[in-house]
Context: one part of a larger RNA
RNA sequence: UUGGGCGUAAAGCGCGUGUAGGCGGCCAGGUAGGUCGGUUGUGAAAACUGGAGGCUCAACCUCCAGACGUCGACCGAAACCAUCUGGCUAGAGUCCGGAAGAGGAGAGUGGAAUUCCUGGUGUAGCGGUGAAAUGCGCAGAUAUCAGGAAGAACACCGAUGGCGAAGGCAGCUCUCUGGGACGGUACUGACGCUGAGACGCGAAAGCGUGGGGAGCGAACAGGAUUAGAUACCCUGGUAGUCCACGCCGUAAACGAUGGGUGCUAGGUGUGGGAGGUGUCGACUCCUCCCGUGCCGCAGCUAACGCAUUAAGCACCCCGCCUGGGGAGUACGGCCGCAAGGCUAAAACUC
Numbered sequence: 001u002u003g004g005g006c007g008u009a010a011a012g013c014g015c016g017u018g019u020a021g022g023c024g025g026c027c028a029g030g031u032a033g034g035u036c037g038g039u040u041g042u043g044a045a046a047a048c049u050g051g052a053g054g055c056u057c058a059a060c061c062u063c064c065a066g067a068c069g070u071c072g073a074c075c076g077a078a079a080c081c082a083u084c085u086g087g088c089u090a091g092a093g094u095c096c097g098g099a100a101g102a103g104g105a106g107a108g109u110g111g112a113a114u115u116c117c118u119g120g121u122g123u124a125g126c127g128g129u130g131a132a133a134u135g136c137g138c139a140g141a142u143a144u145c146a147g148g149a150a151g152a153a154c155a156c157c158g159a160u161g162g163c164g165a166a167g168g169c170a171g172c173u174c175u176c177u178g179g180g181a182c183g184g185u186a187c188u189g190a191c192g193c194u195g196a197g198a199c200g201c202g203a204a205a206g207c208g209u210g211g212g213g214a215g216c217g218a219a220c221a222g223g224a225u226u227a228g229a230u231a232c233c234c235u236g237g238u239a240g241u242c243c244a245c246g247c248c249g250u251a252a253a254c255g256a257u258g259g260g261u262g263c264u265a266g267g268u269g270u271g272g273g274a275g276g277u278g279u280c281g282a283c284u285c286c287u288c289c290c291g292u293g294c295c296g297c298a299g300c301u302a303a304c305g306c307a308u309u310a311a312g313c314a315c316c317c318c319g320c321c322u323g324g325g326g327a328g329u330a331c332g333g334c335c336g337c338a339a340g341g342c343u344a345a346a347a348c349u350c
Base pairs, nucleotide, nucleotide: 003322004321005320006319007304008303012318014201015200016199017198021194022193023192025088026087027086028085029084030083031082033081034080035077036076037075038074039073040072041071042069048066049065050064051063052062053061054060091191092188093187094186095184096183097182103177104176105175106174107173108172109171110154114150115149116148117147118146119145120144121143125136126135162169163168206247207246208245209244210243211242215241216240220236221235222234223233258317259316260315261314262313263312266295267294268293269292270291271290272289273288274287275286276285299306300305323350324349325348332343333342334341335340
C1' cells in the first nucleotide's frame, strides 16, 4: 500500500535482443465500441443521508425526499481515444559517398626482458633486509660474452585520447566480421518507444577433459620479526595464471545515476565528420553535427553537489524501495559436476 520515493539516507535488474502488454507523428474522410448529452425503464422493502412528525427526551418508530448500478433501451454529438479507408514526411529505416577507431573472431609474425641449457672469460662470493637469516656458490655461482630453448606480456607512441550494450578491448601483418558518426537527400512511408516472461552476452576466482608452464604465485615449507605472529618482510613453492572445448553467472558488474523523446544561459579543452574564409599548400580562424572532459547561470537538492552527457522542466514504458537485527538466511522450487546461484519468509528481538 489510491501516498511518497530510488547519485551518497531503503531502493535502477551487470548488459543487450525481443514476445505479450502499455504508450505513440501530421492531414482528410467514414463508423460510432469508449466518451459526452437528452429521454425513458428498472434499481422490492428495510438499512443509509436530509427534512418533518410520534412515544415527556433519547434509543426506537412513522412519513416525505434523496441516495444506492461499470445497469438496460431509444434518440443524438463526433473534439479526443478506438477502428476502417486514403494520403504526407519532420520520427524510424534503406541507399550512395569519403573518413575514424585497443569493436569482435581466426591465422601468422617481431623485438626487448625473464628463466633455463651449452660453451668461453673469470674467482669467492652472490642474494636478500630496517638489520639479518633460511637459500645459491670452489662439483666454479654472482658478473660478463656467444649460441640455443621455452612461456607469458607487449616499453616508447599513450592521452585528461579512441572503440564497444555491458563485461571489456593495446606490438605488427593478413583474412572474415559487427556497430556508430558525418555529408548527400535518391527510396520506404509511422515501419516507432519501452519491455512482464523468454533468450543471449557477461571481469576475476572456481569446476570438468586435454595440453602448456618462463615469470608471478593462494595453499604449503623454511628464515626472520614478535610476548605470541597460523600475518605484514625474506628464501623457496603447488594449484592457478596461458591455450582448446564445456560449465559457473557472480562483483564497489559504479556514473553507486534504467531506457526513450522534447524543452531550458553561457565559457573553455579534446576526438571524428562536413562546410566556409584564407593559402601555392599544410596549418590557423569561423559555422554546423556527433562523441568525450572541466567550469558555471536559472532551476533542483537535506546538504554534498547536479547543471544541454541534469540530479532542471515534462511525458511514455520497465525494474525496485517501504525501520534495524534475525537474513539475502531457513524451507520449498528451479538451475549447477561441485562450489554455489536465483527466487525468498517467519518466530523472536530493539
The part of an RNA shown here (small-subunit ribosomal RNA, central domain) has 350 nucleotides and comes from an uncultured bacterium.